[in-house]
Context: one part of a larger RNA
RNA sequence: GGCGCAUGGUGGAUGCCUUGGGUCUGAGAGGCGAUGAAGGACGUGGUAAGCUGCGAUAAGCUUCGGGGAGCCGCACACAGGCAUUAUAUCCGAAGAUUUCCGAAUGGGACAACCCAAUACACUGAAGGUGUAUUAUCCGCUCCUAAAGAGCGGAAGCCAACCCGGAGAACUGAAACAUCUAAGUACCCGGAGGAAAAGAAAACAAUAGUGAUUCCCUGAGUAGUGGCGAGCGAAAAGGGAAGAGCCCAAACUUAUUUCGCGUGCGGAAUAAGGGUUAUAGGACUGCAUUUAGAGACUGUUAUCAAGUAAAAUCAUCUGGAAAGUUGAGCCGUAGAGGGUGAUAGCCCCGUACACACAAAUUAACAGCGACGAGCAGUAUCCUGAGUAGCGCGGGACCGGAGAAAUCUUGCGUGAAUUUGCCAGCACCAUCUGGUAAGGCUAAAUACUCCUCAGACACCGAUAGUGAACCAGUACCGUAAGGGAAAGGUGAAAAGCACCCCGAACAGGGGAGUGAAAUAGUACCUGAAACCGUGCGCCUACAAGCGGUCGGAGUCCGCCCCGCAAGGGUCGGAUGACGGCGUGCCUUUUGCAUAAUGAGCCUACGAGUUGCUCCUCACUGGCGAGGUUAAGUUCUUAUAUAACGGAGCCGAAGCGAAAGCGAGUCCAAAUAGGGCGAUUAGUCAGUGGGGGCAGACGCGAAACUUUGUGAUCUAUCCAUGGGCAGGUUGAAGUUCUGGUAACACAGAAUGGAGGACCGAACCCGUUGACGUUGAAAAGUCUUGGGAUGACCUGUGGAUAGGGGUGAAAGGCCAAUCAAACUGAGAGAUAGCUCGUUCUCCCCGAAAUGUUUUUAGGAACAGCGUCGCAUUUAGAAGUGUAUUAGAGGUAGAGCUACUGAUUGGGCUAGGGGGCUUCACCGCCUACCAAACCCUGACAAACUCCGAAUGCUAAUACAUAUCUGCGGCAGUGAGGCUGUGGGCGCUAAGGUCCAUGGCCGAGAGGGAAAUAACCCAGAUUAGCAACUAAGGUCCCCAAUACGUAGUUAAGUUGAACAAACGCGGUGGGGCUUCUAUAACAGCCAGGAUGUUUGCUUGGAAGCAGCAAUUCAUUUAAAGAGUGCGUAACAGCUCACUGGUCGAGAGGCCCUGCACGGAAAAUGAUCGGGCAUCAAACUACGAACCGAAGUUCUAAAUCCGCCCUAGGCGGAUGGUAGGGGAGCAUUGAAAUCUGCAUCGAAGGUGUGGCGCGAGCCAUGCUGGAGCGAUUUCAAAAGAAAAUGUAGGCAUAAGUAACGAUAAAAGGAGUGAAAAACUCCUUCGCCGUAAGUCCAAGGUUUCCUGAUCAACGUUAAUCGGAUCAGGGUUAGUCGGGUCCUUAGGCAAACCCGAAAGGGGUAGCUGAUGGAAAACAGGUUAAUAUUCCUGUACCUGCUAUAUACUAAAAGUGACGGAGAGCCGUGGCAGUUACGUCCUGACGGAAUAGGGCGUUGAGUAGAACCUUCGGGGGACACGAAACUGUAAAAGCUCUUCCAAGAAAAGCGAGUAUAGCGGCCCGUACCGUAAACCGACACAGGUGGACGGGAUGAAUAUUCUAAGGCGCUC
Repeated sequence: GGCGCAUGGUGGAUGCCUUGGGUCUGAGAGGCGAUGAAGGACGUGGUAAGCUGCGAUAAGCUUCGGGGAGCCGCACACAGGCAUUAUAUCCGAAGAUUUCCGAAUGGGACAACCCAAUACACUGAAGGUGUAUUAUCCGCUCCUAAAGAGCGGAAGCCAACCCGGAGAACUGAAACAUCUAAGUACCCGGAGGAAAAGAAAACAAUAGUGAUUCCCUGAGUAGUGGCGAGCGAAAAGGGAAGAGCCCAAACUUAUUUCGCGUGCGGAAUAAGGGUUAUAGGACUGCAUUUAGAGACUGUUAUCAAGUAAAAUCAUCUGGAAAGUUGAGCCGUAGAGGGUGAUAGCCCCGUACACACAAAUUAACAGCGACGAGCAGUAUCCUGAGUAGCGCGGGACCGGAGAAAUCUUGCGUGAAUUUGCCAGCACCAUCUGGUAAGGCUAAAUACUCCUCAGACACCGAUAGUGAACCAGUACCGUAAGGGAAAGGUGAAAAGCACCCCGAACAGGGGAGUGAAAUAGUACCUGAAACCGUGCGCCUACAAGCGGUCGGAGUCCGCCCCGCAAGGGUCGGAUGACGGCGUGCCUUUUGCAUAAUGAGCCUACGAGUUGCUCCUCACUGGCGAGGUUAAGUUCUUAUAUAACGGAGCCGAAGCGAAAGCGAGUCCAAAUAGGGCGAUUAGUCAGUGGGGGCAGACGCGAAACUUUGUGAUCUAUCCAUGGGCAGGUUGAAGUUCUGGUAACACAGAAUGGAGGACCGAACCCGUUGACGUUGAAAAGUCUUGGGAUGACCUGUGGAUAGGGGUGAAAGGCCAAUCAAACUGAGAGAUAGCUCGUUCUCCCCGAAAUGUUUUUAGGAACAGCGUCGCAUUUAGAAGUGUAUUAGAGGUAGAGCUACUGAUUGGGCUAGGGGGCUUCACCGCCUACCAAACCCUGACAAACUCCGAAUGCUAAUACAUAUCUGCGGCAGUGAGGCUGUGGGCGCUAAGGUCCAUGGCCGAGAGGGAAAUAACCCAGAUUAGCAACUAAGGUCCCCAAUACGUAGUUAAGUUGAACAAACGCGGUGGGGCUUCUAUAACAGCCAGGAUGUUUGCUUGGAAGCAGCAAUUCAUUUAAAGAGUGCGUAACAGCUCACUGGUCGAGAGGCCCUGCACGGAAAAUGAUCGGGCAUCAAACUACGAACCGAAGUUCUAAAUCCGCCCUAGGCGGAUGGUAGGGGAGCAUUGAAAUCUGCAUCGAAGGUGUGGCGCGAGCCAUGCUGGAGCGAUUUCAAAAGAAAAUGUAGGCAUAAGUAACGAUAAAAGGAGUGAAAAACUCCUUCGCCGUAAGUCCAAGGUUUCCUGAUCAACGUUAAUCGGAUCAGGGUUAGUCGGGUCCUUAGGCAAACCCGAAAGGGGUAGCUGAUGGAAAACAGGUUAAUAUUCCUGUACCUGCUAUAUACUAAAAGUGACGGAGAGCCGUGGCAGUUACGUCCUGACGGAAUAGGGCGUUGAGUAGAACCUUCGGGGGACACGAAACUGUAAAAGCUCUUCCAAGAAAAGCGAGUAUAGCGGCCCGUACCGUAAACCGACACAGGUGGACGGGAUGAAUAUUCUAAGGCGCUC
């Protein structure tokens, strides 16, 4: 280290539980608000942080009612109270109080704050305080010239429903533009408990209905529509409900007024009258009160907190009884909850009954506004910029169409009852109605809210985001986003006391309790993960970690044995051996080095709706079937009954008229098409489709409403900043010079997008950093640094928009269109994932088409059912016969085309011929023809095999049609026939087989496809296939005959070519007249052949009758060689030797040719008459094949109740049968504290999903059967959440300014405190402000967590304390940019602009200094000395208005001089001074000397004079950047208030807010105690020009390992 067992930790699954949710039902309510809402801020308790309640009367006050013994909320403590028989707490109703903000309303504002006016009061002038009133708009009244006064109303909030204004896009159409989505989302205005609509200028059709709204149906019909996708009525019918009315006008009267013609007309107001289509009314005449709706009053009922309410005991177990057992009782109450386990009779309740204030609602009664009739028809009235029409839109089912109807932006423009409108263009007839005014319940929609209840909804990763102090913590500038987190026990009985320990940490005892492994990290307590103990194994041995076999060791039961021991069986371990490359997905194909997963637990994906369509099954009825809405009963739904509107079917054909078992075409009685010769319909369940998000997760985008300029870009207003040094423009002056200029020189002067260089700003180079110190920095080096410079504060510009010295840069770490919410579950022909079991069958990767090629439709192939048919036909196979055909092959004087050689020969070229003519030659080209050879996918005189068609016979059992449901439409390799390619490819495209795909097994070492062979399960075995038989490794070192010598070969590459390797065969030559080889010898002469050449002599080259001679033989020479000769050889010949030798061709096996990257190899060892190769033969091995035995499931047959036969590989996919989980109903009159569920072991059963029994744990619920309903099964989705590993005790611990020693405290000291040294900063790393933070400040206590370590320490935790102002800053004063905004203007709405005015600092504007004091504050307290302003009183002076002032740029120069530094300066007195002494050190107080300053007055203007005041904070020197003055330049440089506009004295008054602490940082912005960023002021000494640099003072630090 591995396996096993036991026992713990960690963790929080599972089970059980439910305070909380979800979805509904029935009632109610449907608003609240200027009498101040919703929502908040701040307060309020004896102690009080939070929640709840409440409001300065503050967990409450008053009255009435209820109730009755305890109470002072959550909330368990202490203290202190109230009450007990009715005035406690508590409950109900009605009142009182009700701070501040908020519509917010006196004015203002950065919500919860500031500041006013008027009246009154304290009070009395200022100041302060209290109470009341004081906004705007609209309407009315009074008054009106304008103003004003009084009264009333509105404003804002709120979930959905409703009406109106305005109005998208994604998406769908497989693209997209009309169209769709959709009048949806969003925005805006308005109203109510409902809203809207509404009493016909309506429908209809020769019949009728009679306002509106809603439901069912009509109907997915009529229609509309790139006639695409889609959109889509109405009438009629059945129901719910039910309700009708009022004005204007004509006419009459009155009042006012106008005109005048003086009694008429006009106008206005009021009253009467009158309200419609069979026209009505006015008018004229006649006549007269009957039906019925609404407000108020009364009665009854209803309604609050409430009252009252029956009936049980014992036994057993147990901690506890409600359980068990036994015996009872009540019930108009057996709903429910609680009580120490499961209770009708213990408690709360419940049924029934009762009581009861106002309001509400309902019924009844009373009252009674309003309202009606008949006849006549001359005249009058009956809704005008209207109806209609034209143009352009919109709404209707209707997209401009033939387009009626409604509506209206512009234009035009009627009629008047003998009128007008409508009936789908229009016209006529006919019918219906009476526009241009208005009101109107119910039936309908919704639920923020209240009460009562329900549930085959969830049970803490579920159900609301939220069971818990949740819209909280936290994130973000903001809009906005948005968690986690339940359980001790019956009862706290919550562990007295002891011990260990530094310990109030933690633990061990003791005690409580039924239980403490129930101990506030608490029920159960799984897994990952981390330990401990015991048994076995493991240190010469390699790998998917298993499986099969199995030695040894250890343990247990039983048996035998006296015992030792032995044996069977079982368990733990597992040496050694055989075989063996995970899972998923995607693929032609994955161990793949292709995807996904660290592990565990929980969650996580084909669902639901619809009168939709279709099919199957089951059931009802059947030529019929069936109800929908609704109604009734009831306990709300449901159930039941009623309800026949409507739908489907029973009749079709035709474009239609139409006809009809037929009809249409047609002249037709031909003929043909479509029909007829019956079966449907309703419901339930299941399969599939459609419309909906439609299996889940996933975009980039589009649209719409908002939120952002604290970052950054630009701009506006107002402030601030830039050490020091250098250069030396213009101008000016002087001198020279000129006629005068010009010009030159010298001074002066101080310009500049001038120069060098700090602060400041930027970011050039290099390095570091890169899980950083830092989500952009550090170090070094750079650029600008008086300018187009940098910067603070306050503002402006906003998303197709801004801003941009322009990079597509920037707009909050986001930019070729920000961010947030919504449309929205956009869409995704794409990727990924998609959860239990068994059984049967089982594909495809092809064709056609496709803006199509990785998608889809139809066909093909699969499955399930029905039908046909029961072997007669169609399918398939074999055999025979009969056919069609033009492939393979073959052929070509058989065509077309191509073609070798030859012959013959037209034609042409060339040459010759003295010109022309005639000719001749030709190894030139060549038609036709002949001979010969040979070719073709698009040649055929020919022409198979196979396949196809048909018939017959035999065999087999399929084939076909219809219907439901698919998947597939990426294929791959290999053999054969071809195309393309290179007769290349593991290439590509077809055809035809096989296999893989979807196929395991054996062989080929390994190896989808090759060879063999198709796995239902188990087994002792047997026979074979391919292939094998020396060992690994099962089986022959088998037999016969050969070959190979190369380890060729032994299963894996190889060629041209080379080869005297070797075996076999054939032909041929030489040879006893002596071959071949070796050895000995010769190899000559003409001649150095001729030519050529410098030379060429056999041997550079050329030529030749390559000749001739001598010979046994010898080439005008086969090689070597020389400059050329020479020389050495060969051919050839003789001798010697004595039997075979040579050549050519065919063929087997070998050899060379033969080079690749980590170490080789046939799989290895190895093998040579073989263990190689060839041929033949015999035997054996060898698979999941076949056989045997047994079994399972399915199918068929026989005819039986048991035999026989067959089948059972499988992806996509189809079909069938089951298991488990959660809940429901019924039954078991089931189980359970004598122990349920859950957890964890063991044994058994089932093919399996799973089930049963039992031990331990657990401590309260659970099951079986049948049926039903589903949030119904996980290993994977870079899944979601939580927990735990790994890397790993590894990296790191955040500036390399640095520590050391001693002492103290303490459980413990590198870090705390003190002391002594050392080091660092010192234009800061020191000091003071502003912003921002918000208690971090000080003191005491503490050390769990926080601090990158420890900690006694701390910016940590707990408690207490701390911020004092007329003068500092802000307000009560002012205005800038900007904002708001009476008036006014514009705009669908929301809203936008904007004058007066208000607001708004970064600016203007009255006033204080020094010292002392606290643990912590000080210009604030104290001391001292000042000053400003207001009021009152007194005294005194003067009164218009205004001007003016306030009031401003850059740069430069000068003057003055505050600070700082240096120097100088009198005295008295007191205190401190460690053990002693001292003052010259330090400090306090005082004097006012030195001195500063110098009024009146005088003055020759130089001064004299000296009051008053200051005075150690002084004086002198040096001397700024502040102040003042001046010069100069061009770019020409805020506004308003205030001031102006008395004085003197005395007295009185002076409000609100801030004030702690940090503040270049550990307290701000950066997620951090972060090397970054952050505006202003001071900033000593030495060096130096300097704020550079280095060192240093005061002061502060050594950077938390």
Predicted 3D model of a 1601-nucleotide part of an RNA (large-subunit ribosomal RNA, half A) from Hydrotalea sp.
It was read from a public genome assembly.
It matches the Rfam family "Bacterial large subunit ribosomal RNA".